[in-house]
This is a predicted structure of a 395-nucleotide RNA (Bacterial RNase P class A) from a Desulfuromonadales bacterium.
It was read from a public genome assembly, where an Rfam model found it.
NCBI's taxonomy places the organism under Bacteria, Pseudomonadati, Thermodesulfobacteriota, Desulfuromonadia, Desulfuromonadales.
It matches the Rfam family "Bacterial RNase P class A". Rfam classes the family as a ribozyme. Gene Ontology terms of the family: ribonuclease P activity, dimeric ribonuclease P complex and tRNA processing.
RNA sequence: GGAGAAAAUCAGGUGAUCGCUGCCCGCCGUCGCCAAGGCUAUGGCGGGGGGAGGAAAGUCCGGGCUCCACAGGGCAGGGUGGUCCUUAACGGGGACCGGGGGCGACCCCAGGGAAAGUGCCACAGAAAGCAAACCGCCCGCCGAAGCUUUAGCGAAGGCGGGUAAGGGUGAAACGGUGAGGUAAGAGCUCACCAGUGCCGGCGGUGACGCCGGCAGCUUGGUAAACCCCACCCGGAGCAAGACCAAAUAGGGGAACAUUCGAGGGCUGCCCGCCCAAGGUUCCCGGGUCAGGUUGCUUGAGGCUGCCGGCAACGGCAGUCCUAGAGGAAUGGUCACCACCCUUUCGGGGGUAACCCCGACGGGGAACAGAACCCGGCUUACGAUUUUCUCCGACC
Numbered sequence: 001g002g003a004g005a006a007a008a009u010c011a012g013g014u015g016a017u018c019g020c021u022g023c024c025c026g027c028c029g030u031c032g033c034c035a036a037g038g039c040u041a042u043g044g045c046g047g048g049g050g051g052a053g054g055a056a057a058g059u060c061c062g063g064g065c066u067c068c069a070c071a072g073g074g075c076a077g078g079g080u081g082g083u084c085c086u087u088a089a090c091g092g093g094g095a096c097c098g099g100g101g102g103c104g105a106c107c108c109c110a111g112g113g114a115a116a117g118u119g120c121c122a123c124a125g126a127a128a129g130c131a132a133a134c135c136g137c138c139c140g141c142c143g144a145a146g147c148u149u150u151a152g153c154g155a156a157g158g159c160g161g162g163u164a165a166g167g168g169u170g171a172a173a174c175g176g177u178g179a180g181g182u183a184a185g186a187g188c189u190c191a192c193c194a195g196u197g198c199c200g201g202c203g204g205u206g207a208c209g210c211c212g213g214c215a216g217c218u219u220g221g222u223a224a225a226c227c228c229c230a231c232c233c234g235g236a237g238c239a240a241g242a243c244c245a246a247a248u249a250g251g252g253g254a255a256c257a258u259u260c261g262a263g264g265g266c267u268g269c270c271c272g273c274c275c276a277a278g279g280u281u282c283c284c285g286g287g288u289c290a291g292g293u294u295g296c297u298u299g300a301g302g303c304u305g306c307c308g309g310c311a312a313c314g315g316c317a318g319u320c321c322u323a324g325a326g327g328a329a330u331g332g333u334c335a336c337c338a339c340c341c342u343u344u345c346g347g348g349g350g351u352a353a354c355c356c357c358g359a360c361g362g363g364g365a366a367c368a369g370a371a372c373c374c375g376g377c378u379u380a381c382g383a384u385u386u387u388c389u390c391c392g393a394c395c
Stems, first nucleotide, its partner, number of pairs: 001391010012337007020051002023048008032039002053367001057378002060376005065237004072271004077233005082096005097111001098109004112228002117226002119222003134167002136163007146153002175193006194218001196215008241294004251284006263275004301320008339364004344359006
């Protein structure tokens, strides 16, 4: 100097001026209620103190909260899948184990089971799950010319048998190297290695790792294919709900039913249970429904310090209150400063490549807007800082 890896912080600041909006206080009006005074709603003025994000996005997960059920059980369905820890919980987070990628810092894994079963592995190849023989190698028989001389040898080729070591195809061909053995070969046998199974020891909470021994010699891949195994899972959702006000015709019809349970409810189904007796359900018609209040912002909350822990995270103490709209507010202008890029000029360092400081000028400034709240995941994106890895040049 270049190329990378991991993490953290911020998401401009100050002032002036004009403007928007919730809440609190005061004043002045209007409508309504009410016995003067007060209250609700609404309008204006003044003052005070507040007013979008790290992702507010996606709606992919998990919850808090509300309602239904609360009596469970089974099947179906869905989710997860190494170990331990953490969390309200998660399919989240941390650390580690195993596997894979990278020279490395580091990163990725949908990480239980393929001897429970079914399916698939194109093309090529003989053959892609219990096999298989294309070229080869070996043995036996036949065998022209020829040799030999009465019986043999005998190429090419043919027939039968053995073989999977060599060659070929392929991503992958039923362990590898060497030696022996064989008609030729093969774990057929042996030595070493890898793998698998079993036993023992050591380390670790554990997944697992290391060491030693024995044994048959060896048992493709794919489950993000169906499937098997283990564990987990009520439903609906703030347009959930609650209260007030107002209004109408509390009308008409049908079915079933009187505790021997119709009907409704419990995600789908079954069992079972609950509600229910002038009961339940359905249909038609009418009214209200864009009214008001609430839910609605004090929380599994933020910040600081100490302790425990490798860490995630937890405990203790102190301190703070940081939008709450309701068709949707938080903005505009000016000036200066900060940040990034850059032309020119000046100075400094250096062998060089280059780097640093200063001045004038020019340009840029990302992604993007709460709507009940919170913890994650995913996606979009500007600037700065820290640590680490590799490469090159020079001294």